Background
The part of an RNA shown here (large-subunit ribosomal RNA, domain I) has 536 nucleotides and comes from Synura uvella. Its Rfam family is "Bacterial large subunit ribosomal RNA". Lineage of the source: Eukaryota > Ochrophyta > Synurophyceae > Mallomonadaceae > Synura. The RNAcentral record of the full RNA draws on ENA and SILVA. The prediction has a mean pLDDT of 81.

[in-house]
Context: one part of a larger RNA
């Protein structure tokens, strides 16, 4: 060195119990009636996990089910069970301690009392500076009121740098990221002081396109619309005021004055309304358009257990048939996993189609109730420290620029329809709208979670960190964080005998197969014994 053999390692192929995306559907909260999250209990023997909670591997009731059963989990020992268990749904019962934690303390899961924090609202009572009153306070009494957890979506108050401009300072990153309150299943926005051009549209949201357009920009870097057009989807409404009545209160005016409350009235841009007169109706109904939904009426359907549900034999090969063969059947079912290989007819399924004592959801009709709807005349009324104007910001794509439009600070300050406001300084003319009250579903976001279905997605150094594990382990904490799958169809897991002191081994038995023997599927490389050949 070459060949064999064997160790030694755990690649490769095979596998999949566990992952990812995405689609649909459903929920979208849970909590003082004590949640999330824990601790510590709880089993005949019981470390762990999972269940449950001193009524504790469980307790009632109702409903599916129909034969074995007392979770992973083997074993034992004692039960239970067609008089119907164990298991599946629903609804009750119990539900230690912590834990907002709420009697007071506290170093959570313990201690000391005994009436049970605290804030809010209701109720009554008492009551200051101060007469009246308020402010406080008190509980005798009363409220399922608040509170704290939760992944992402959502409005809102705060708000960075790194970064890029090839430096950096306006600018960018960005109103990103993070902190911080708040809500709801979505939030936010929303029925024009709009948007447009001589033509019109008609709340608001969301897609497409408009468009890297029109602009903004140390005109650098970059930032970047809107309208008109196509679609989704469509829904309007309610209140202040003038007026009218009742109540109660106040007084330099005792007045049908002022002031507050409550009930009518009223609600709009072809301006609306009050008020007064005229019509029309004239108790009531009727018609058309609309609102509102509670309770009631029916009735439909869906969700939480489930039920039915077709069809094949047989030789051979084999350890083992579903494979070959040879011959049938069913098919509104040939989706699939399971079975000793590859099963439409063998097991659970699958198409079809039934099914609810008991809870819950949506929906649809009926019933009820509200609202709108004539035409003129003159007077009043259409939301004030607002509009707007100076200043200084801020924010609209718009970096102060001719800078409109919108918010915000100071400081002046207006009008009421013969009014006000917009149309990118700002004036006319013309056009459009009606500020300074508030409410509104859908279409738009997202997915901690249930339930089904799919992938030219992974296949164990892949896929989630995680084939379970935020576990072992490191850190005083914050925090950081792994690795580890595979016997066999079936334990049929090697009785017996041998060698040792035991680990191992050798016979025998199992088995298709032990070079499948638990250090168990296959079993590559490095690397290593041994034995032969060959070269030096």
């Nucleotide at each position: 060195c070459u060949u064999g053999u064997a160790a030694g390692g755990g690649a490769u192929c095979c596998c999949u119990u566990g992952g990812u995306a995405u689609c649909c559907a459903g929920a979208a909260g849970c909590g003082a009636u004590g949640a999330a999250g824990g601790a510590c209990g709880u089993g005949g023997c019981u470390a762990c996990c999972g269940g449950c909670g001193a009524a504790a591997c469980g307790u009632u009731u109702c409903g599916g089910g129909g034969a074995g059963u007392u979770g992973g989990a083997a074993g034992u020992a004692a039960g239970c069970u067609u008089u119907g268990a164990u298991c599946c749904g629903a609804a009750a019962g119990u539900a230690u301690c912590c834990g907002a934690a709420u009697g007071a303390g506290g170093a959570a899961a313990c201690u000391c009392u005994a009436u049970a924090a605290c804030u809010u609202c209701u109720u009554a009572c008492u009551g200051a500076a101060u007469c009246u009153a308020u402010a406080a306070g008190u509980a005798a009494a009363g409220a399922a009121a608040g509170a704290g957890c939760a992944a992402a979506c959502c409005u809102a108050g705060g708000g960075a740098a790194u970064u890029g401009a090839a430096a950096c300072a306006u600018c960018u990153u960005a109103g990103u990221a993070c902190c911080u309150a708040g809500a709801g299943g979505a939030a936010a926005a929303g029925a024009a002081a709009g948007u447009a051009a001589a033509a019109a549209c008609g709340a608001u949201u969301c897609c497409c396109g408009g468009a890297g357009u029109a602009g903004u920009g140390g005109c650098g870097a970059a930032c970047g619309a809107a309208a008109u057009g196509g679609g989704a989807a469509c829904a309007g409404c309610c209140u202040a005021a003038a007026c009218u009545u009742u109540u109660a209160a106040u007084c330099u005016u005792a007045g049908u004055a002022u002031u507050a409350a409550a009930a009518g009235a009223g609600u709009u841009g072809u301006g609306g309304g009050a008020u007064g007169a005229a019509g029309a109706a004239a108790a009531c109904a009727g018609u058309a358009a609309u609102u509102u939904u509670u309770u009631c009426u029916a009735g439909a359907a869906a969700u939480u257990a489930g039920g039915u549900g077709a069809a094949a034999u047989a030789a051979c090969u084999g350890g083992a048939a579903a494979g070959u063969u040879a011959u049938a059947c069913c098919a509104a079912a040939g989706a699939a996993a399971g079975u000793g290989a590859u099963a439409g007819u063998c097991u659970u399924g699958u198409a079809a189609c039934c099914a609810a004592a008991a809870a819950u959801u949506u929906c649809u009709u009926a019933c009820a109730a509200a609202u709108u709807a004539u035409u003129u005349a003159u007077u009043c009324c259409c939301g004030a420290g607002u509009a707007g104007c100076a200043u200084g910001g801020g924010g609209c794509a718009c970096g102060u620029g001719g800078a409109a439009u919108c918010c915000c600070g100071u400081g002046u300050g207006a009008a009421u329809c013969u009014g006000c406001g917009a149309g990118g300084a700002c004036c006319a003319c013309c056009u459009c709208g009606u500020a300074a009250g508030g409410c509104u579903a859908a279409a738009u976001a997202u997915u901690c979670c249930u339930g089904g279905a799919u992938g030219u997605c992974c296949g164990a150094u892949a896929g989630c960190g995680a084939a379970u594990a935020g576990u072992a382990c490191c850190g005083c904490g914050a925090g950081g964080g792994a690795a580890a799958g595979g016997u066999g169809a079936a334990a049929a897991g090697a009785a017996c005998c041998c060698c040792g002191g035991g680990a191992g081994g050798g016979g025998a038995g199992u088995g298709a197969a032990a070079u499948a023997g638990a250090a168990c599927g296959u079993g590559a490389a490095a690397u290593u014994g041994c034995a032969a050949g060959c070269c030096c």

Annotation: It is recorded under the gene name rnl.